[in-house]
RNA sequence: CGGGAUGUAGCCUAGCGGUUAGGGCGCCUGCUUUGGGAGCAGGAGGUCGUCAGUUCAAUUCUGACCAUCCCGA
Numbered sequence: 001c002g003g004g005a006u007g008u009a010g011c012c013u014a015g016c017g018g019u020u021a022g023g024g025c026g027c028c029u030g031c032u033u034u035g036g037g038a039g040c041a042g043g044a045g046g047u048c049g050u051c052a053g054u055u056c057a058a059u060u061c062u063g064a065c066c067a068u069c070c071c072g073a
Base pairs, nucleotide, nucleotide: 001072002071003070004069005068006067007066010025011024012023013022018056027043028042029041030040031039049065050064051063052062053061
């Protein structure tokens, strides 16, 4: 320098045009326990990497950047 893949909550992950972006771990509160752990119930936490474009409608499609990884030179 060229090509490809992936960016979704603190971490991991599903969703691939239209319900309210769902789940696991973690976190907070309560119950339970002598305490810890486990269990049960409830709760908080997401500008879906950024900026544009297409569309009535974009997490999803397109482009350019940014980050990480892989391949080639």
This is a predicted structure of a 73-nucleotide RNA (transfer RNA) from Spirochaetes bacterium RBG_16_67_19. The source organism's lineage runs through Bacteria, Pseudomonadati and Spirochaetota. Its mean pLDDT, the model's own confidence on a scale to 100, is 80. It matches the Rfam family "tRNA". From the family's description: Transfer RNA (tRNA) molecules are approximately 80 nucleotides in length. Its family is annotated with triplet codon-amino acid adaptor activity in the Gene Ontology. It is annotated as a transfer RNA.